[in-house]
Context: one part of a larger RNA
RNA sequence: GGCAGACGGUGGACAUCUUGGCAGCUGGAAGCGAUGAAGGACGUGGCUAGCUGCGAUAAGCCCCGGGGAGCCGCUAAGCAGGCUUUGAUCCGGGGAUAUCCCAAUGGGAGUACCCGCCAUGGUGAAGCCAUGGCAGGGCGCGCCGAAACUGAAGUAGGCGCGCUCAGCGAACCCGGGGAAGUGAAACAUCUCAGUACCCGGAGGAAAAGAAAUCAACCGAGAUUCCCUGAGUAGCGGCGAGCGAAACGGGAAGAGCCUAAACCGAGGGAGUGUAAGGCUGCAUCCGUUGCUCUCUCGGGGUUGCAAGUCGGUGUUUCCUCACCGUUGCAGAGGUGGGCAGGGUUACAGGCGAGGCCUAGCCGAACAGUCCGCAAAGUCUCUGGAAAGGACGACCGCAGUGGGUGAUAGUCCCGUAGGCGAAAGGUCAAACCACCCUGAAUGUCGACUUAAGUAGCGUCGGGCACGUGAAAUCCGGCGUGAAUCUGGGAGGACCACCUUCCAAGGCUAAACAUUACCAGCUGACCGAUAGUGAACUAGUACCGCGAGGGAAAGAUGAAAAGCACCCCGGGAGGGGAGUGAAAUAGAACUUGAAACCGUCUGCUUACAGACAGUGGGAGCAUCCAUGAAACCGCCUUCGGGCACUGAUUGGGUGUGACCGCAUGCCUUUUGCAGUAUGAUCCGGCGAGUUACGUUACGUGGCAAGGUUAAGCCGAGCAAGGCGAAGCCGUAGCGAAAGCGAGUCUGAAUAGGGCGCCAGUCACGUGAUGUAGACCCGAAGCUAGGUGAUCUAACCAUGGGCAGGGUGAAGUAUACUUGAUCGUAUAUGGAGGCCCGAACCCACUAUCGUUGAAAAGCUAGGGGAUGACCUGUGGUUAGCGGCGAAAAACCAAUCGAACCUAGUGAUAUCUGGCUCUCCCCGAAAUAGUUUUAGGACUAGCCUCGUGCGAAAGACAGCCGGGGGUAGAGCACUGGUCGGGGAAGGGGGGAAACUUCCGACCCUAAUCAAACUCCGAAUACCGGUCUGUUGUUACACGGGAGUCAGACUGUGGGGGAUAACCUUCAUAGUCGCGAGGGAAACAACCCAGACCGCCAGCUAAGGUCCCUGAAUCCAGGCUAAGUGAGAAAGGAUGUGUUGUUGCCGAAACAGCUGGGAGGUUGGCUCAGAAGCAGCCACCCUUUAAAGAGUGCGUAAUAGCUCACCAGUCUAGCGGCGAUGCGCCGAAGAUUUAUCGGGACUAAGCCUGGUACCGAAGCUGCGGGAUCUCACCUUCGGGUGGGAUCGGUAGGGGAGCAUUCCGUUAACGGCUGAAGCUGGACUGCAAGGUCCGGUGGACGAGACGGAAGAGAGAAUGCCGGAACGAGUAACGCGAGCAAUGCGAGAAUCGUUGCCACCGAAUGCCUAAGGUUUCCUGGGCAAGGCUGAUCCUCCCAGGGUUAGGCGGAACCUAAGCUGAACCCGAAAGGGAUAGGCGAUGGACAGCAGGUUAAUAUUCCUGCGCCUCUAGUCUUGCGCUUGAGCAAUGGGGUGACCCCGAAGGGUCCCCUCCGCAUGCUGACGGAUGUGCAUGUCCAAGCACCAAGGUAGGGGGAAUAGGAAAAUCCGUUCCCCCGUUACGUCGAGGUGUGAUGGCGAGCCCGUCUUAGGGCGAAGGGAGGCGGAGUCAUCGGGCAAGAAAAACCUCUAGCGAGCAAGGAAGAGUCCGUACCACAAACCGACACAGGUAGGCGGGUAGAGAAUACCAAGGUGGAC
Repeated sequence: GGCAGACGGUGGACAUCUUGGCAGCUGGAAGCGAUGAAGGACGUGGCUAGCUGCGAUAAGCCCCGGGGAGCCGCUAAGCAGGCUUUGAUCCGGGGAUAUCCCAAUGGGAGUACCCGCCAUGGUGAAGCCAUGGCAGGGCGCGCCGAAACUGAAGUAGGCGCGCUCAGCGAACCCGGGGAAGUGAAACAUCUCAGUACCCGGAGGAAAAGAAAUCAACCGAGAUUCCCUGAGUAGCGGCGAGCGAAACGGGAAGAGCCUAAACCGAGGGAGUGUAAGGCUGCAUCCGUUGCUCUCUCGGGGUUGCAAGUCGGUGUUUCCUCACCGUUGCAGAGGUGGGCAGGGUUACAGGCGAGGCCUAGCCGAACAGUCCGCAAAGUCUCUGGAAAGGACGACCGCAGUGGGUGAUAGUCCCGUAGGCGAAAGGUCAAACCACCCUGAAUGUCGACUUAAGUAGCGUCGGGCACGUGAAAUCCGGCGUGAAUCUGGGAGGACCACCUUCCAAGGCUAAACAUUACCAGCUGACCGAUAGUGAACUAGUACCGCGAGGGAAAGAUGAAAAGCACCCCGGGAGGGGAGUGAAAUAGAACUUGAAACCGUCUGCUUACAGACAGUGGGAGCAUCCAUGAAACCGCCUUCGGGCACUGAUUGGGUGUGACCGCAUGCCUUUUGCAGUAUGAUCCGGCGAGUUACGUUACGUGGCAAGGUUAAGCCGAGCAAGGCGAAGCCGUAGCGAAAGCGAGUCUGAAUAGGGCGCCAGUCACGUGAUGUAGACCCGAAGCUAGGUGAUCUAACCAUGGGCAGGGUGAAGUAUACUUGAUCGUAUAUGGAGGCCCGAACCCACUAUCGUUGAAAAGCUAGGGGAUGACCUGUGGUUAGCGGCGAAAAACCAAUCGAACCUAGUGAUAUCUGGCUCUCCCCGAAAUAGUUUUAGGACUAGCCUCGUGCGAAAGACAGCCGGGGGUAGAGCACUGGUCGGGGAAGGGGGGAAACUUCCGACCCUAAUCAAACUCCGAAUACCGGUCUGUUGUUACACGGGAGUCAGACUGUGGGGGAUAACCUUCAUAGUCGCGAGGGAAACAACCCAGACCGCCAGCUAAGGUCCCUGAAUCCAGGCUAAGUGAGAAAGGAUGUGUUGUUGCCGAAACAGCUGGGAGGUUGGCUCAGAAGCAGCCACCCUUUAAAGAGUGCGUAAUAGCUCACCAGUCUAGCGGCGAUGCGCCGAAGAUUUAUCGGGACUAAGCCUGGUACCGAAGCUGCGGGAUCUCACCUUCGGGUGGGAUCGGUAGGGGAGCAUUCCGUUAACGGCUGAAGCUGGACUGCAAGGUCCGGUGGACGAGACGGAAGAGAGAAUGCCGGAACGAGUAACGCGAGCAAUGCGAGAAUCGUUGCCACCGAAUGCCUAAGGUUUCCUGGGCAAGGCUGAUCCUCCCAGGGUUAGGCGGAACCUAAGCUGAACCCGAAAGGGAUAGGCGAUGGACAGCAGGUUAAUAUUCCUGCGCCUCUAGUCUUGCGCUUGAGCAAUGGGGUGACCCCGAAGGGUCCCCUCCGCAUGCUGACGGAUGUGCAUGUCCAAGCACCAAGGUAGGGGGAAUAGGAAAAUCCGUUCCCCCGUUACGUCGAGGUGUGAUGGCGAGCCCGUCUUAGGGCGAAGGGAGGCGGAGUCAUCGGGCAAGAAAAACCUCUAGCGAGCAAGGAAGAGUCCGUACCACAAACCGACACAGGUAGGCGGGUAGAGAAUACCAAGGUGGAC
């Protein structure tokens, strides 16, 4: 180290629980708001952080009710203090108060802030305070009331009053606008969809609504909603899809009012003295009358047409008063009363009664007494009884919750009853309101909704896409009729029917639920259920719109551990509490990963999918139980107990041996070095609705069945309800006919038809819906963003220093004059060098950084098209862009957020328990199709068919044109013969060459065949075997990427692990044996078990099972155990052909000669450079020479010959086995290794081994057959049981529900954990431990119903690893505090910055500031320290900054203009600093503030009073505009000058010092030598016009002002004005080196000298100017002045009074801001000393700061 066990830690699963959710039902309510809402901010408690409540009357105040003993809300206890029977707290009703913001409304604004005006009060007043009022729009009323035009007008407008609106809110509703993803397998009409979204508006509902409607020759009778009609009629690139209506059944039920005709009244106009005034007679009037018009009242409201007026009828029928010019008569009208009727849908009163908003009573195991109390009893358990046991009781109450476990009778409740001062609601009745003669005919006239209906055209909407397109609506144009009329009935016309538009109102039935109350659940139970059970829309993220978590449990009761010990603490050990503390607050249970401790076995020559099979040893447990000792008992026989040999079994470990390459996915094929997973736990994927179809089960059956709805009421069951649907008859295009019909001339033939369904439930599949889950890039709508960045606008700021030297000018020269030249002067420039500043060219580093763009060293621009601050503008169908498709918040070829949205995805990935049966495909056709799909093929399940069909073998019968073969055809081809013909040469003869056809011989062919198999294929009423395999119909699939090997081909190169066909096999989907290993090769098809047998392929020396087997050969190469052309005297066998006893072959000895040096050539060439020839002679033999050799000769050899020797010796083939050819990279590495001469190769033989094959024995399952049967089943026979995609069958487990108020359970449920037993499996049962309250079984039912993988989601824990790193840089020592010190304090030395790393200040931050205490966490280490934690403290203003002053860009915005809505623009006005205006300095002081406090000295504004003085009071002092004028008031660059401060030097003065080796009292050294505003005076310098008078058509009125004109005076040293600065004062003050005192030597206190002069360098800054240039350089207020106007008091000075609000701490180049950090980055402005230097460069220093946290 490994395995196992025990015990712990970590962690928070599981179980149990529920305060919270989810889904509904019933009822209520359906709004709140200028009487200030919704929503907030800030406050509010004695101590108060959050929540809740409340509002300066602030966890509350008052009144009325309820209630009745305690109370002062919760986390959350405590301290302090109160209230309450004189009724508190608490609950209900009503009232009071109710800060600030918000519609927000006095004005403004950056929400919770600032500033006003008026009236009243406080004061003499100012200032300040208190109370109340003060916005806008619309409508109405009242009052006032123009200008212009030319007839208007009581108009526009103003003022006042009253009413009203606004804003918010979940869904539902109506209207105005209105997408896209998607579907159509593309896409444009179409679809999605009038959806999402935006906008306007209303209500408790909204909308619709009382027929110019439907219908069909019958009728219905407003609207709305449900069922049905019906997926019908239709519409539709007639594609995808879209899709009615009427009838019928139900819910509900309700009808009305105007306009017009006509009458009357009033107003106006016209007519103009006459008509007329109800009638008759008389009288009187005539402002009457008539016509038109407006308003009001009456009347009237429809289609069988109705109404009005007039005429004329019929039936029936109260009364009174009044009216008309008057009288009489008639006729008529108006009003009232009684009675009656109607309405309440309507303005209102009263309102019985009911209900709501608090409550109360309420049975039964306490009869009484005793008793602190409790309670059925108990001597049952227990910590506790509600459990168990034993008995009682109530019940109109056994819903539910609580109580120390499970309670009808303990508590709250429940059934059943009762109850309201106040408020609300429903509401009968009554009052009220309305009508009052009614009904019915007939004739005539009048009326009955006009820019309307209709038409044309273009659109929209109707289911209806322009269609034959009716009906409805709109834009533009045109444009009727009037009852003898008009609309509709799906073009249109006629007939017929029906209705009456162009005006309006109208409950209920229908939709929804933010809210209140009650109730319910086969809904969830803390990763679930809301995002949220808890301080949740919180923390946190983002500029913003917006996004958005995690987090429950001690116990019955805190009884929350007194006390002791260790420790600085944290923590722990005892003790104690408790039933339990391993229930101790990190708290129920407490799994796994992971981390440990102890014990057993094992491990240091050993090799790896980690296991499995065997297995020695060791350890341990159980059972067995011999013998002995000891002990106990004994009836003395013995027994018991202990120990424990032996034997058997179990457990742990495991030396050693055999075999063995994880899982998933995707694939032809994966151990694969192809995908996915670090591990563990939890969560995580075919569901639901409605249709269709098939099967199963059940009911009824020529029938079956209800839908909506109604009844019903513990939950419910159930009952009613045939509208409708399916079926019962078909055929045909239809008329139509009908068990037939159509076609047809047909009576023929043929097609289709000639009776079982229907409803419900379950299952399979499919359609429409997101439809198995996760996953895009994108499209569209509405919003949010210019704090980054781009451009622009407004207003401010910045740029050390050095150089160059344009124009112009001056002078000189020059010219007739110009021009020109020179020298000065001058100071231009998108000029030069170079810091700040800006940029980002190069290199290195950095790359899990210091940094999501930097560092270091260099680099570019640096007066300009420059850089920068603050405020603002431009917005995505867009902006901006010196243009890179750059930038628009770390995002840009179209931002971000939310929504449509679960877009779509022919694509990838993932998809969870078990067993049994069968079991593919990778092919064809088609395809904008090729990795997809459809149909067929192949699989499965069911049904049917039954002497059948099928398969295999045999037999019989067939056709063929392949292999082969052949050359007869076609085409190619070789030799020979013959030969027509032809080419070349030649004068010709002739020669030479080619050569068709033919003959002969030899050949080739996928697209040749005179021939021609084997197989294959077809048929058969034949034979045998098999036994449903075949076929048909129906339900369900999967498959359309195939691979290799053999054979036959094509392509290729007769290449490929190549490609493509055919055919067979195997793999795929197939395990086993062999081939070392090795899907596709050989053998062989695994139901399970066996320590049985036989074989196959292949093997038998060892590894390694079996022959060192037998016989005969071969090989010598380790060939075997990789390879070619080619090569070789390897060797065996065999053939053929030579030589050879007349002596071969080889060896040895000898010869190897002459012509001749052949000729030629050559310098030479003699056998042997070369050319030609290659003869002759002597010989046994000898070449005009085979090689070596020489300059050439020579020389040595060979051929050839002889001798010697001796019997075989050669050549050429064939064949077996061998050899060479043969070089690679980590290591032998081409037998699997050792090794082998066989253990190699060939031939033959005999044994044996060898598989999951076959057999044997045992067991299981499926199918089938036979027999028996009690019908449940049993027995026996046979066959079968590899399996991916896939089909079929049968089960297990989980959660919940019913039967079930039963059963198990504190004597211990679930869960967790260890073990045993059991089932083929999923699983089940039991025991021990833990745990501490619930939980099984059986039979049914319902599902959020099973995980290992989805780069899955959430949480926890590992590995890497005690590794990298610790974020630029200098510390060291002593000492102190302390439990503890590298890091904290102090001191000393050292080091660093010093145009900063110092000081001030804006933004931003928001307490970080100071003091005391602390050390858990934060701090990259430590910490006694901190910018951390706790507590307390701290910011003081008339003058500083801002507001009460002004305006810029811009924003807003009455009126007004435009626009579907929302909204946009914009005048007056307002707001808005980065600008203008505007009154304080010096010193001191605190732990922390100071121009703020204090001291001193000063300043500004205001003040009907007070003191002094002056002026004025209508003969006008004074004030003075919201008006006029002036001023305010402005660019860039350059130059010169004045003076101040700072700094340096010198002299003087003051104080201190007198020296480390020598000198030094000196002309030594060190330090210091200072001071404001204000007031007074002075002043460098700048500035050229100033003053007076008069006139005046301009300055929107006026003007004495300005402007213009004229006159006079003064002036360049003027009048004035500006002005840095100086002097004096301020200051007898302060400060001041230093000295002295002093409590811990720190804090603190006191005293206090000199305090004069001169010089130098300069720039930014200051003063007011000057010069040049072109790009020509804010506004308004304050201020001065002028009048208009106001006007009785005013002015100056002194004293006095008043002077509001906000900011003020601290950090601010940074540890406090922006960058996720205590981050090497970024961040505007001011001061900025010394030496050297041109300098703000650079180097070193001062003041001051720091040493940067391993």